[in-house]
RNA sequence: GCCGAUGUAGCACAGCGGUAGUGCAACCGAUUCGUAAUCGGUAGGUCGCGAGUUCGAUUCUCGCCGUCGGCACCA
Numbered sequence: 001g002c003c004g005a006u007g008u009a010g011c012a013c014a015g016c017g018g019u020a021g022u023g024c025a026a027c028c029g030a031u032u033c034g035u036a037a038u039c040g041g042u043a044g045g046u047c048g049c050g051a052g053u054u055c056g057a058u059u060c061u062c063g064c065c066g067u068c069g070g071c072a073c074c075a
Base pairs, nucleotide, nucleotide: 001071002070003069004068005067006066007065010024011023012022013021018055026042027041028040029039030038048064049063050062051061052060
């Protein structure tokens, strides 16, 4: 340099045009003499950034950035 995948809550991920979710973690409560476990609840998001299409974009298109993989180059 070329090609592909990927970016969503603190972490791991789902969702693939029509209100953003699950598990774990956090916090509050129940249970217990107490702790753990278990159960119930609460909070937490500019969906990487910018633009376009659309009545409507996390989702489709384009550019950029980050990460991962493959190929090429390496006198």

The RNA shown here (transfer RNA) has 75 nucleotides and comes from an Alphaproteobacteria bacterium. The coordinates come from a structure-prediction model, not an experiment, and the mean pLDDT is 83. The organism belongs to Alphaproteobacteria, within Bacteria.